[in-house]
RNA sequence: UGGGACGGGGGCGCGGUCGCGCCCGGGGGACGAUCCCCUCGGGUGAGGAAAGUCCGGGCACCAUAGGGCAGGGUGCCAGCUAACGGCUGGGCGGGGUAACCCGACGGAAAGUGCCACAGAGAAGAGACCGCCAGCGGCCAGGCCAGGGCCUGGUGCGGGCAAGGGUGAAACGGUGGGGUAAGAGCCCACCGCGCUCCCUGGAAACAGGGGCGGCACGGCAAACCCCACCCGGUGCAAGGCCCAGUAGGCAGGGAGGGCUUGCCCGGCCCGCCACAACCUGCGGGAUGGGCCGCUUGAGGCCGGUGGCGACACCGGUCCCAGAGAGAUGACCGCGGAAACAGAACCCGGCUUACGCCCCGUCCCGGGGC
Repeated sequence: UGGGACGGGGGCGCGGUCGCGCCCGGGGGACGAUCCCCUCGGGUGAGGAAAGUCCGGGCACCAUAGGGCAGGGUGCCAGCUAACGGCUGGGCGGGGUAACCCGACGGAAAGUGCCACAGAGAAGAGACCGCCAGCGGCCAGGCCAGGGCCUGGUGCGGGCAAGGGUGAAACGGUGGGGUAAGAGCCCACCGCGCUCCCUGGAAACAGGGGCGGCACGGCAAACCCCACCCGGUGCAAGGCCCAGUAGGCAGGGAGGGCUUGCCCGGCCCGCCACAACCUGCGGGAUGGGCCGCUUGAGGCCGGUGGCGACACCGGUCCCAGAGAGAUGACCGCGGAAACAGAACCCGGCUUACGCCCCGUCCCGGGGC
């Protein structure tokens, strides 16, 4: 100096004018008031994703959170964590010269199914071109004491799967031996398999040895099998208070309701009546206030342990809490100002994001 890999931070600032929510304080609204209204002052007020609502948890409620079936999810090993489908470290496979990146990565020798087009054949397969005269047959020639023998030809029967060809994939690969031609038919190496052994490792797994001529193509984000996990509903959850209305009519009625889709099991109300419950009519109403609500698996700084995710200890800080829902508008200066905005809370994942700054590492070029 060129190109690249990974990670971190910021993501408007300052001033002026006007405005909004919440909290604190002062004054006023005929006495009081923590509620309401007006007014003045001070403080405070969105995000790295607040988003998609895709996972996981906290919290809350529900006669139940029991069993079985069904259903859903996850899937190499170990760890972290409240938990996870997340994260960290490792293994294996793939990509890259490298830094580094990617992977639903259990089982295809339990069963079923599928493998388009092309092709002979797509799973205990197959012969289109091709190769073969060892065997059966046929043809020709020869020989001999007629029944055979020898030689040559022929791809009809038969043998083969090496080579060609099709395909994403063709029933191990390369070399040698072997043969009529061939073929794990035999051998060496490679590959593959094994409830085998040794070494290393906590494990996944790796390396080495032995055995087996090979039996086992691919697909499980196809059904399925195996292992583990999953009760339902979501803050309009739910709790308390105040006020008001209704608890009425007619008909049916011995059963009805709750619990996750079903079954078992369980619970509640009712059983001859002013009846549970159902249907219709009539009346009323998404009544008002408070809590839940933001102090939390919390932020920052330091230390200790750990490769790390993270854990522990000490110090320090309080940082939006509305309920028609605030966080805004304009002007000036400053390179530029993206994506987008809380609604019970938290941990993740994913997606969106113009630009600026910093760090570590890799590959190359030039100079001293």
This is a predicted structure of a 368-nucleotide RNA (Bacterial RNase P class A) from Thermus tengchongensis.
RNAcentral holds the sequence, with entries from ENA.
A source record names the gene rnpB.
Model confidence (mean pLDDT): 76 of 100.
It matches the Rfam family "Bacterial RNase P class A". The family's RNA type in Rfam is ribozyme.